RNA sequence: CCGUGCUAAGCGGGGAGCUAGCGGUUCCCUGAACCCGCAAUCCGCUGUAGCGGGGCCGAAUCCCUUCCCAAGGGGGUUGCUGUUCGAAGUAGGGCUUGCGCACGCGAGCAUUGACGGCCAGGUUCCGCGCAUUGGGAGCCUGUGAACCGCGUCAGGUCCGGGAGGAAGCAGCGCUAAGCAGUUUCUCCCAGGUGCCGCGGAUCAGCCUGGUCUGAGCGAGCGUCGCCGGCACCGCAUCGAACGCGUCCUCGACGGAGGGUGCGCGG
Numbered sequence: 001c002c003g004u005g006c007u008a009a010g011c012g013g014g015g016a017g018c019u020a021g022c023g024g025u026u027c028c029c030u031g032a033a034c035c036c037g038c039a040a041u042c043c044g045c046u047g048u049a050g051c052g053g054g055g056c057c058g059a060a061u062c063c064c065u066u067c068c069c070a071a072g073g074g075g076g077u078u079g080c081u082g083u084u085c086g087a088a089g090u091a092g093g094g095c096u097u098g099c100g101c102a103c104g105c106g107a108g109c110a111u112u113g114a115c116g117g118c119c120a121g122g123u124u125c126c127g128c129g130c131a132u133u134g135g136g137a138g139c140c141u142g143u144g145a146a147c148c149g150c151g152u153c154a155g156g157u158c159c160g161g162g163a164g165g166a167a168g169c170a171g172c173g174c175u176a177a178g179c180a181g182u183u184u185c186u187c188c189c190a191g192g193u194g195c196c197g198c199g200g201a202u203c204a205g206c207c208u209g210g211u212c213u214g215a216g217c218g219a220g221c222g223u224c225g226c227c228g229g230c231a232c233c234g235c236a237u238c239g240a241a242c243g244c245g246u247c248c249u250c251g252a253c254g255g256a257g258g259g260u261g262c263g264c265g266g
Base pairs, nucleotide, nucleotide: 001266002265003264004263005262006261010056011055012030013029014028015027016026020046021045022044023043024042034054035053036052037051038050063259064258065257066256067255068254072250073249074248075247076246077245079244080243082242083241084240085239086238087237089235090234092233093232094230095229096228098226099225100224102223103222104221105220108217109216116212117211118210119209120208121207122206123205124201125200126199127198128197129196130194131193132191133190134189135188136187137186138185140181141180142179143178149174150173151172152171157166158165159164
């Protein structure tokens, strides 16, 4: 060196998560890779590593290891004034109340008289009066006390020798408080009261009428301006989540290099 038979190793790996830690079950990445059993209120281990049973391959393309690349994962960062959401602001845009000797359009009204001026009356508020309504009191009428109100008091009782006197029930009459009625009259109180009267105040507006003058008036709409209002949009601030970037870290797949046996025969 060739042939042949074995053995160690290998027959997936990585990130997150879990854990004292490691591996597995779980999720994700890679990409093609033996089978069965076990496992999340977990499973198996105790230190380089799933455990138990079976199978294949086998010393190199395949096993071990170093470096490079970098799919993907984890952590940090305010860098993007990134996206979305929230909070609290801001009147730039938008919407909007009101106003304007402003500008324009303009239904309609107007010589059967617009706008405006003048006059009269009404419309607003307060007080008083009158009226009215309701309530209360008085007046009036009726009723109204077994005894403890009044008068008269039969009978009976009491005092007295008698004349006579006294208290007094029932009855009758009257009356107090009270109860009921009457609103003809008087007073007081109150009012979502009044085609009422008088006085005052306010408004100088509106309505109606008359008169003078003689041609405009004008609801509404749009534009512009002013004073305000509303956070819908925009803007600025703060916070949260996510994305991109950047830094650190782990790192599959892939690439390059190095390393690793034993027996027999030639």
A computed fold for a 266-nucleotide RNA from a Gaiellaceae bacterium, annotated as Bacterial large signal recognition particle RNA.
Rfam family: Bacterial large signal recognition particle RNA. The family's RNA type in Rfam is non-coding RNA gene.
The coordinates come from a structure-prediction model, not an experiment, and the mean pLDDT is 76.
A source record names the gene ffs.